[in-house]
Formats: sequence, structure tokens, C1' cells
RNA sequence: UUAGAUUUUCAGGGCGGGGUGAGCAUUGUUCUUUAGGCUGUGUCUUUACCACCUAAAAGAGCAGCAAGUCCCCACCGGCGGUAAAAGCCCGCGACUCUUCCUCUUAGGAAGACUGAACCGGUGAAACUCCGGUGCCGACGGUAUAGUCCGGAUGGAAGAAAAUCGGU
Repeated sequence: UUAGAUUUUCAGGGCGGGGUGAGCAUUGUUCUUUAGGCUGUGUCUUUACCACCUAAAAGAGCAGCAAGUCCCCACCGGCGGUAAAAGCCCGCGACUCUUCCUCUUAGGAAGACUGAACCGGUGAAACUCCGGUGCCGACGGUAUAGUCCGGAUGGAAGAAAAUCGGU
């Protein structure tokens, strides 16, 4: 100094506030329906009706518990590259699916799929910085999830170190 080999270690973030109320619960209260009771009133009786009282059941309203999933405000950003620092420029990884292979409690290969940005400024140079306004985020679960739980104490782009080796 770095072709290569082996081994080891590391390798994802998301603060919080308010509102609504699908549901849950059936305690209190109010109303409706049904049943019963008794008194009063309409001259009297019967009947009927209204008001009142009681009971049970059903339903509804209010009070209770209720979504980091809905609404408002917030919050987060793997890895390599790129004339200069990037979630949204290029590529990679991860998730999901398909096919094939093997030494088949599992592992491997190939393929498919794979989100989102503009404007102004500075500068030699920025879609990366500064200012402004936007946008995006696998699958399963659950009240509809980038932020909760789960597959995952997994896998992995890749980063670093040590040893051997090369020059």
C1' cells in the first nucleotide's frame, strides 16, 4: 500500500396535545311502547279517555369507559453514489409474489413487484446547502396504522476491525 481469503463486531427512526365516537357497559335519570292499580274530572252509572302511581321488558337520549388506526396539530427518514451534505436524482437493501435447484426441521438461485419535488437564493459547481411550499412510506392484526402489536432474539444493502495473503 490493497487483488483476494477467513473470522469477528456493528448495521432503522418516529416527542406529544386536542377532537370525534365504531363499540363496550346497563348504575342513575328522562322519554316511548306494553301491562296493572287507584283517585279525580267530564250531571250519574257503565265504558272510554286524560292526568297520576307501580312493575317488568324492549328501545332511545344524557351522564361513564372508549382510536398514537378516523379528523386537526405534531413527529420520523436504512445503505452506496452523485463537481457540495439527498426519504422524494441514480442505484441497492428490506416486504410481497412466481419459478427452479439442493445435502429439504432448512438453505440457495433467477425473475416479477418496488413510493414520493418543485420554486427562489448563494456558488465555479447543489433536483443534495439556505429560504419557502408540497409529497411519500410493504404485509398480517386491530375502529381505517409510515409512528402500536406481530413475523423479527429473523434477514440484510453495507460499515469497520483483526489475521493470512499480494504488491
Annotation:
The RNA shown here (FMN riboswitch aptamer (RFN element)) has 167 nucleotides and comes from uncultured Spirochaeta sp. The sequence was found by an Rfam model in a public genome assembly. It matches the Rfam family "FMN riboswitch aptamer (RFN element)". Rfam links the family to the GO term FMN binding. The organism belongs to Spirochaeta, within Bacteria. Of the family's consensus pairs, 100% are formed in the model. The coordinates come from a structure-prediction model, not an experiment, and the mean pLDDT is 77.